[in-house]
Context: one part of a larger RNA
């Protein structure tokens, strides 16, 4: 000097990103216990008191309980053994997860919904056989979304997707083969060359030709989307109201500087002597919003945020002791 323990005057979070770490609390008995609540909880709420020994006296069959008596600084005499409260965010909960930097608000979950599937089911693995589904049968099985519960879940089908439709348009292989070309017997020609049937070969028009696409409907707890400008009330301000443009439709209820707010430490109130955080409001929502769920919510959480009581070497500010290591000396 470091590490690990023990103690500390006065103060008691002034430390620090943050009470991180440490300290407090603790067992059992008695008492007592709030808001809120899904009436189960919350709750060991909080808070308060007690605990040793006792030949003896009193009660009891006894265990014991109460009343007395006795001792110590200290009686759960050591060890082990909850600190508590208030408010908010998120997630209902128990559970699961990044073996070895993340345990969470992520995943799962019961619940709700959509969708596929009539059984040799759909779906999945496999060339197939076969297997899972399932020795099940729509109160079943698969896929997708949501995520207890309470109150709810608005408008848009123009785009994309899905489902249904089949009148019309377009459309492949294939069928079809009008025609065209090459070759050639032969014919014409003095020659060069020209014409050229059948056959063979090459090419190929019209016409017929499914699904799909175009088209017509439906569908948003399918993917998704949910406006702008101008004017107007007898102070001012604001605009219930009016005009106009555009759209498939222009954001409803609820919430809102929010895990979402840039400007922003918005403004007001609370808490503090002093508060970029926190809580309650306001609404000017850069850029909330309804199962990509919206808003609440008792209980729960090694969750996150703010405050308080108790407690303390976290600190003011450091000191001493023990053990181990290092260093110095021998």
């Nucleotide at each position: 000097u470091c590490a690990u323990g023990g103690c500390u005057a006065a103060g008691g979070a002034a430390c620090u990103c943050g009470g991180c770490a440490a300290a407090u609390u603790a067992a059992c008995c008695c008492u007592g216990u709030a808001a809120c609540u899904u009436c189960g909880g919350g709750a060991g709420a909080a808070g308060g008191g007690g605990u040793g020994c006792u030949c003896c006296u009193c009660a009891g069959c006894a265990a014991u309980a109460g009343a007395g008596g006795c001792c110590g600084c200290a009686g759960a005499g050591a060890a082990a053994u909850g600190g508590c409260c208030c408010a908010g965010g998120c997630g209902a909960c128990u559970g699961u997860u990044u073996a070895a930097c993340a345990a969470a608000a992520a995943c799962a979950c019961a619940u709700g919904g959509c969708u596929a599937u009539g059984c040799g089911a759909a779906a999945u693995c496999g060339a197939a056989a076969g297997a899972u589904g399932a020795a099940g049968u729509a109160u079943a099985u698969g896929g997708c979304c949501u995520g207890a519960c309470a109150c709810c879940u608005g408008c848009c089908c123009g785009g994309u997707g899905c489902u249904g439709g089949a009148a019309g348009g377009u459309u492949a292989a294939g069928a079809g083969g009008g025609g065209a070309u090459g070759u050639c017997a032969g014919c014409c020609g003095c020659a060069a060359g020209g014409c050229g049937a059948a056959g063979c070969a090459u090419u190929g028009a019209a016409u017929c030709g499914a699904a799909g696409c175009c088209c017509c409907a439906g569908u948003a707890a399918a993917c998704g989307g949910c406006g702008g400008c101008c004017g107007u009330a007898a102070c001012u301000a604001u605009a219930a109201c009016g005009g106009u443009c555009c759209u498939a439709a222009g954001g409803u209820a609820g919430c809102g500087a929010a895990a979402u707010u840039c400007c922003u430490u918005g403004u007001c109130g609370g808490g503090u002597a002093a508060g970029u955080u926190c809580c309650g409001a306001c609404c000017u929502g850069c850029a909330c919003g309804a199962a990509u769920g919206g808003u609440g919510u008792a209980a729960c959480g090694a969750u996150c945020u703010g405050g308080g009581c108790a407690c303390u070497g976290u600190c003011u500010c450091a000191g001493c002791c023990a053990u181990g290591a290092g260093c110095u000396c021998g």
Description
This is a predicted structure of a 330-nucleotide part of an RNA (large-subunit ribosomal RNA, domain IV) from uncultured Pedobacter sp. The coordinates come from a structure-prediction model, not an experiment, and the mean pLDDT is 87. RNAcentral holds the full RNA, with entries from MGnify. Rfam family: Bacterial large subunit ribosomal RNA. Rfam links the family to the GO terms ribosome and structural constituent of ribosome.